The RNA shown here (Glycine riboswitch aptamer) has 104 nucleotides and comes from a Betaproteobacteria bacterium.
RNA sequence: AUUACGCCGUCUGGAGAGCCAUCGCAACGCGAUGCACCGAAGGAGCAAGUGGCCAGCGGGCGCUGGGCACGAAUCUCUCAGGUAUCAAGGACAGAGGGAGCGGC
Numbered sequence: 001a002u003u004a005c006g007c008c009g010u011c012u013g014g015a016g017a018g019c020c021a022u023c024g025c026a027a028c029g030c031g032a033u034g035c036a037c038c039g040a041a042g043g044a045g046c047a048a049g050u051g052g053c054c055a056g057c058g059g060g061c062g063c064u065g066g067g068c069a070c071g072a073a074u075c076u077c078u079c080a081g082g083u084a085u086c087a088a089g090g091a092c093a094g095a096g097g098g099a100g101c102g103g104c
Stems, first nucleotide, its partner, number of pairs: 003102001007098002010095004018035001020034006036083003042079001043077003049070003053066005
């Protein structure tokens, strides 16, 4: 100097599910409670596999069994969040920037 992945900001796109019931209020909106739902903020769970440990067999390399740790998601859970329009949020994607780090 350039630059992959990741991080931060801006703009754009972005799904699903009760216009549910009762009560209250400064009243068509909000709040509380209850039931029914959604998964794409966040959060939680683990498969193959890997690595030690224990036991048995074996001349050895090893094999078998048990348990522990690590171990992914758009899978699962539904704590949180959300469930007419609008607004907000929204995993993820695109565009354009920023600060660094690593590699070459």
Model confidence (mean pLDDT): 77 of 100.